This is a predicted structure of a 346-nucleotide part of an RNA (small-subunit ribosomal RNA, central domain) from a metagenome. Its mean pLDDT, the model's own confidence on a scale to 100, is 86.
[in-house]
Context: one part of a larger RNA
RNA sequence: UUGGGUUUAAAGGGUGCGUAGGUGGUAUUGUAAGUCAGUGGUGAAAUUCUGUAGCUUAACUAUAGAACUGCCAUUGAUACUACAGUUCUUGAGUACAAUUGAGGUAGGCGGAAUGUGCAGUGUAGCGGUGAAAUGCUUAGAUAUUGCACAGAACACCAAUUGCGAAGGCAGCUUACUAAACUGUAACUGACACUGAGGCACGAAAGCAUGGGGAUCGAACAGGAUUAGAUACCCUGGUAGUCCAUGCCGUAAACGAUGAUUACUCGAUGUAUGCGAUAUAUAGUAUGCGUCUAAGCGAAAGCAUUAAGUAAUCCACCUGGGGAGUACGACCGCAAGGUUGAAACUC
Numbered sequence: 001u002u003g004g005g006u007u008u009a010a011a012g013g014g015u016g017c018g019u020a021g022g023u024g025g026u027a028u029u030g031u032a033a034g035u036c037a038g039u040g041g042u043g044a045a046a047u048u049c050u051g052u053a054g055c056u057u058a059a060c061u062a063u064a065g066a067a068c069u070g071c072c073a074u075u076g077a078u079a080c081u082a083c084a085g086u087u088c089u090u091g092a093g094u095a096c097a098a099u100u101g102a103g104g105u106a107g108g109c110g111g112a113a114u115g116u117g118c119a120g121u122g123u124a125g126c127g128g129u130g131a132a133a134u135g136c137u138u139a140g141a142u143a144u145u146g147c148a149c150a151g152a153a154c155a156c157c158a159a160u161u162g163c164g165a166a167g168g169c170a171g172c173u174u175a176c177u178a179a180a181c182u183g184u185a186a187c188u189g190a191c192a193c194u195g196a197g198g199c200a201c202g203a204a205a206g207c208a209u210g211g212g213g214a215u216c217g218a219a220c221a222g223g224a225u226u227a228g229a230u231a232c233c234c235u236g237g238u239a240g241u242c243c244a245u246g247c248c249g250u251a252a253a254c255g256a257u258g259a260u261u262a263c264u265c266g267a268u269g270u271a272u273g274c275g276a277u278a279u280a281u282a283g284u285a286u287g288c289g290u291c292u293a294a295g296c297g298a299a300a301g302c303a304u305u306a307a308g309u310a311a312u313c314c315a316c317c318u319g320g321g322g323a324g325u326a327c328g329a330c331c332g333c334a335a336g337g338u339u340g341a342a343a344c345u346c
Stems, first nucleotide, its partner, number of pairs: 004317003007300002012314001014201004021194003025088001027086005033081002035077008048066007091191001092188003095184003099180002103177007110154001114150008125136002162169002206247006216240001220236004258313006266291009277280001295302002319346003328339004
C1' cells in the first nucleotide's frame, strides 16, 4: 500500500458549526471534456508469444506473424458523468397558526434542614462505635422554646418521564433568548449530504485575581483496630466545595456503537400534537422505551432508535511490552495537554 476491519478482541474524533475537497433529486435542449466505436500515423532492434527452418537433439540461431495493452491526429456515437441553458417539486429552507419541555442567560422571591449568636426552661451527662476512646459539657452542654444572622442545596411531585449537539439541565417567578414537533401546502426552487485544516462549546479536579465560607471535606492532627495500619471505623479539620472574571481542554467525555439517506415481519407501553366517525376513541406524525421474526454475529447479543440490506463522506486500527514514554514542535501562568517514535525484548 492493498485487503480486511472499528459494541465487548487493536480501532468512532468529547460535541457542534463550517472552509477546501469528495458526493449529490426530476424532466429536457445544446456542447462533446471524460466515456465508447472506426480510420491513419507512431509505438527502433533485441527481448516475449505462435508457426516454420538450421546446427544429430536441446540450449542457441535464422525467418514470418502476433503482441507492444501506449501516445498523437482525425471521423463519428451521446446512454452515463461533466459543462452551459431551461424546467419541476418530492430533498432542503421560508412563511403563517398553534403546541411542548429540569433547553440557555440575567434578576427577584420562598420554605424545610444545618450551623452560629442571644434569651428562656431545665440538670448531668451528650456524642460516637462491632465494642470503645479521642471530642463536647457545672464557665450549664445534650434536649426543648423563641428571635436573629449566614451560606449552600432545592424533600414530596419524580417516572423505564422530559429538554439539550455534547458536556449537561430540577423550589417558585419575571424579562430576554434558542430549539423541536404538529397543522396549512402559501413562497423559494436542489439552495443538499459529509467535512481534512480552522473556529466555538466542553463534567469533575486543578490554576490566577477578588469575594464568600453553612455543609461536606483531599492534606493534616488525634482516638481506635491491627503483628504493623502512613488504610477501612470515630472525633476534629485546611485547601476545595459556592460567586465573578480569566485560564486549563481532559474523563469508563459510554449506547465503550461517527454523520446523513433509503429499504426491510410483528407485539406492546409511554410523552407531545392533529384528529375521520360522533364523545372518547380508531387512525396518523414526531420522540423515548420493552419484547421478538428474518437477517447478521465468534458468541454475548443487535433486531425500523440495527450490530440487517445498500449508498456517500469523514475519523481510526494493523501482535504484547518498551509507551501514550523519549526527542522535536505547538499550546499553557503552572499542573500539564496535543502531535508522537526507536533501540531492545517476548